Predicted 3D model of a 99-nucleotide RNA (Glycine riboswitch aptamer).
The model forms 90% of the base pairs in the Rfam consensus.
The sequence was found by an Rfam model in a public genome assembly.
RNA sequence: GACAUGUCAGCGGGAGAGACUGAAGCGCACAAGCGAGCCUUCAGCGCCGAAGGAGCAACUGCCCCGGAAACUCUCAGGCAAAAGGACCGCUGAUAUGAA
Numbered sequence: 001g002a003c004a005u006g007u008c009a010g011c012g013g014g015a016g017a018g019a020c021u022g023a024a025g026c027g028c029a030c031a032a033g034c035g036a037g038c039c040u041u042c043a044g045c046g047c048c049g050a051a052g053g054a055g056c057a058a059c060u061g062c063c064c065c066g067g068a069a070a071c072u073c074u075c076a077g078g079c080a081a082a083a084g085g086a087c088c089g090c091u092g093a094u095a096u097g098a099a
Stems, first nucleotide, its partner, number of pairs: 003097011018045001020044006026035003046079003052075001053073003059066001
C1' cells in the first nucleotide's frame, strides 16, 4: 500500500398480499342504538414471501451422509400509513489477503 473479501456503523433506494368477518373490552347516549380504523384480546375464513427457519438439483459406480438460490414450503412473520424488510448503492471504521 492500489485493489479484493468479510464484519460493524451512518445515509439513500427497496416488492407482495383483506384498514376482511364475528365476539368481548372501549367512547357517546336515559334508552333504543350509534361510533371510528384509535387501541387490546380471542375466534374464523382468504391471501403474501424479501426478517428468521425448513426442503432439494448437479456432484458420487451404488447407498447413507453432505449439498445453493431470488426456486419450493409457509413453522415463524406479514396483508392502509408508519414501522419492518432480503437485497442494492455510497461513505467511514475494522479484520484478512494482496499488485